RNAcentral holds the full RNA, with entries from ENA.
The part of an RNA shown here (large-subunit ribosomal RNA, domain IV) has 322 nucleotides and comes from a Clostridia bacterium.
[in-house]
Context: one part of a larger RNA
RNA sequence: GGGUAGUUAAGGAACUCGGCAAAAUGUCCCCGUAACUUCGGAAUAAGGGGAGCUCUGCCCGCGAGGGGAGAGCCGCAGAGAAUAGUCCCAGGCAACUGUUUAUCAAAAACACAGCUCUAUGCUAAAUCGAAAGAUGAUGUAUAUGGGGUGACGCCUGCCCGGUGCCGGAAGGUUAAGAGGAGAUGUGAGAGCAUUGAAUUGAAGCCCCGGUAAACGGCGGCCGUAACUAUAACGGUCCUAAGGUAGCGAAAUUCCUUGUCAGGUAAGUUCUGACCCGCACGAAUGGCGUAAUGAUCUGGGAGCUGUCUCAACUGCCCGCCCG
Numbered sequence: 001g002g003g004u005a006g007u008u009a010a011g012g013a014a015c016u017c018g019g020c021a022a023a024a025u026g027u028c029c030c031c032g033u034a035a036c037u038u039c040g041g042a043a044u045a046a047g048g049g050g051a052g053c054u055c056u057g058c059c060c061g062c063g064a065g066g067g068g069a070g071a072g073c074c075g076c077a078g079a080g081a082a083u084a085g086u087c088c089c090a091g092g093c094a095a096c097u098g099u100u101u102a103u104c105a106a107a108a109a110c111a112c113a114g115c116u117c118u119a120u121g122c123u124a125a126a127u128c129g130a131a132a133g134a135u136g137a138u139g140u141a142u143a144u145g146g147g148g149u150g151a152c153g154c155c156u157g158c159c160c161g162g163u164g165c166c167g168g169a170a171g172g173u174u175a176a177g178a179g180g181a182g183a184u185g186u187g188a189g190a191g192c193a194u195u196g197a198a199u200u201g202a203a204g205c206c207c208c209g210g211u212a213a214a215c216g217g218c219g220g221c222c223g224u225a226a227c228u229a230u231a232a233c234g235g236u237c238c239u240a241a242g243g244u245a246g247c248g249a250a251a252u253u254c255c256u257u258g259u260c261a262g263g264u265a266a267g268u269u270c271u272g273a274c275c276c277g278c279a280c281g282a283a284u285g286g287c288g289u290a291a292u293g294a295u296c297u298g299g300g301a302g303c304u305g306u307c308u309c310a311a312c313u314g315c316c317c318g319c320c321c322g
Stems, first nucleotide, its partner, number of pairs: 001317008010308002014306001019303001027051005036041001038151001052073005058067003074078001086301007093293002098110002114149007126135003152288004157218003162215002164211005171206003177200002182195005219237005246280001247277001258274005
């Protein structure tokens, strides 16, 4: 000097990105327990009290034993050692229990029950396989496959122009094939050979419709009210249609530490509002939500060597001497 274990006056998070680490809480019995809530929970909420030994009665039990009362005794300490929740308030995300990057990520990612779209009528669709055959399934649409969303509550607006999918006995286009008007070569000719217009000819594409819990999309400029400001209102251009409800400086806000309020002596974080949404928005779901979480964020109580500010001790190592 390091490691590890422990103790510490006064203060008690002043440390730090951040209470990281440590301390604290801890068992059993009794009392008591809020908001909120899906009425199950939340909840061991929170917050209090008690606990050893001896003697003497009492109650219950067949008994082992259990319960309760009074008096006394000892220690620094009676859950005498060890093992054994810290708690509260508020918010984001995800409903939940689960799953995951074996070896830097456990999460808000994946899954999930529920919801929805779609395919499939049975030799099912789908999948594996040149095939046979098998899975699906010894199942049969309350079934099976695929896509999306993700408990629950309230809901899920407008656009089918593009792309996709579905439907469409017409029409257009369209291959081989069919067809053969003609033409060419050759030949004395018959013929042989080559070429070949019209016509006919499928799916597809064009075309006509439908479809967004299919892929996706959801405007601009100008003016206007008797202070000002703003614009319910009007005009105009464009579009397939111009973003509805709800939410909103948000896991989304550049400007931005937006503005106001709360909390602090002081708050780029946090909470509640506002709305000027650079660039939220409705199953690539929107907004809420009790419970849950080794989740993330802010605050508080307790507690502490995290710190003010460091000291000492046990063991081990290093170092020095022999």